[in-house]
RNA sequence: GAGCACGUAGCUCAGUUGGUAGAGCAAUUGACUUUUAAUCAGUAGGUCAUGGGUUCGAAUCCCAUCGUGCUCA
Numbered sequence: 001g002a003g004c005a006c007g008u009a010g011c012u013c014a015g016u017u018g019g020u021a022g023a024g025c026a027a028u029u030g031a032c033u034u035u036u037a038a039u040c041a042g043u044a045g046g047u048c049a050u051g052g053g054u055u056c057g058a059a060u061c062c063c064a065u066c067g068u069g070c071u072c073a
Stems, first nucleotide, its partner, number of pairs: 001072007010025004019056001027043005049065005
């Protein structure tokens, strides 16, 4: 220098062909328990890497940039 893949909650990841952003773990509140743990029921937490474009509507499609990994030179 070129190509490919990935970027979504604190962490690990889903998101079925464009139509209200989710799960598990963690955090937190309550119940239960003599207490802890376990169990049960809730709550909070996201400008979907950044910027633009297409569209009535974009995490999803297109372009550029940034970061990480791999391959080639």

Predicted 3D model of a 73-nucleotide RNA (transfer RNA) from a Rhodospirillaceae bacterium. Taxonomically the source falls in Rhodospirillaceae (Bacteria, Pseudomonadati, Pseudomonadota, Alphaproteobacteria). It was read from a public genome assembly. Rfam family: tRNA. Rfam links the family to the GO term triplet codon-amino acid adaptor activity. By type it is a transfer RNA. Its mean pLDDT, the model's own confidence on a scale to 100, is 80.